[in-house]
c-di-GMP-I riboswitch aptamer from a Geobacteraceae bacterium, 80 nucleotides, folded computationally.
RNA sequence: UCCCGAUAAAGCCAACCCCUUCGCGAGGAGGGUGCGGAAAGCGGCGGGUCUUCAGUCAUGAAGAUGGCCGAGCUGCCGAA
Numbered sequence: 001u002c003c004c005g006a007u008a009a010a011g012c013c014a015a016c017c018c019c020u021u022c023g024c025g026a027g028g029a030g031g032g033u034g035c036g037g038a039a040a041g042c043g044g045c046g047g048g049u050c051u052u053c054a055g056u057c058a059u060g061a062a063g064a065u066g067g068c069c070g071a072g073c074u075g076c077c078g079a080a
Stems, first nucleotide, its partner, number of pairs: 004078002012037002017032006035067001041073002045070003048065007
């Protein structure tokens, strides 16, 4: 340094639900909460799922999701 990931240490993130707000919607943002997470950091590149619109019902277009999976880039700590 890489692999790896501890009932280690220090910090970090924040599901569900509730409130406010934005969006036709999936869902986003802020606050509370704390299920969980070693990439639950970053970017929708491939696949999946979901929404809206169109449709000749084959599908297509535009979106959402990075806490679904894969790949990519970056990164804290250091026992075995």
Background:
The prediction has a mean pLDDT of 86. Its Rfam family is "c-di-GMP-I riboswitch aptamer". From the family's description: GEMM was predicted in a large-scale screen for bacterial structured RNA regulatory elements.